This is a predicted structure of a 101-nucleotide RNA (Bacterial small signal recognition particle RNA) from Nitrospirae bacterium RIFCSPHIGHO2_02_FULL_42_12. The gene name in the source record is ffs. The source organism's lineage runs through Bacteria, Pseudomonadati and Nitrospirota. It matches the Rfam family "Bacterial small signal recognition particle RNA". Rfam's curators write: The signal recognition particle (SRP) is a universally conserved ribonucleoprotein involved in the co-translational targeting of proteins to membranes. On this family, see Rosenblad et al., RNA Biol 2009: "Kinship in the SRP RNA family". Rfam classes the family as a non-coding RNA gene.
RNA sequence: GGCCGGGACCUGCGCAACAUGGGCUUACAAACCCCGCCAGGUCCGGAAGGAAGCAGCGGUAAGUAAUCCCCCGUGUGUGCCGUAGAUUCACCUUGUCCUGU
Numbered sequence: 001g002g003c004c005g006g007g008a009c010c011u012g013c014g015c016a017a018c019a020u021g022g023g024c025u026u027a028c029a030a031a032c033c034c035c036g037c038c039a040g041g042u043c044c045g046g047a048a049g050g051a052a053g054c055a056g057c058g059g060u061a062a063g064u065a066a067u068c069c070c071c072c073g074u075g076u077g078u079g080c081c082g083u084a085g086a087u088u089c090a091c092c093u094u095g096u097c098c099u100g101u
Base pairs, nucleotide, nucleotide: 001098002097004095005094006093007092010085011084012083013082014081015079016078017076018075019074020073021072022071023070025066026065027064028063034059035058036057037056042051043050044049
C1' cells in the first nucleotide's frame, strides 16, 4: 500500500437511564347539604311499639402530604446495551492475509 472483515459514523426497533403524569400503599381529611350505628332528648301511640334524628363513634369521598417499593403512560441532542438496516464516495480505528521498502 492492497483485498476482506470488525468498530466508530447514520437510521429503525427493543431495552435501560433521567425527567414527568397517573395508579397502588399509608396518614390526615365531611358541624349540615355522604353512608352506617345512633346515648340524651323530640314526635306518633292508651299501651306494646314505632318514626325522624342532634352530639358521639365508625366508614367512605373530593382533597392534602409522604414513599419511590411496585404497576401503567409520555418525553429527551441520556446510553453504545441488544438487534436489524443503510453507506462502504470519503474520513478515523482495528484484525487476518498478500505485496513493497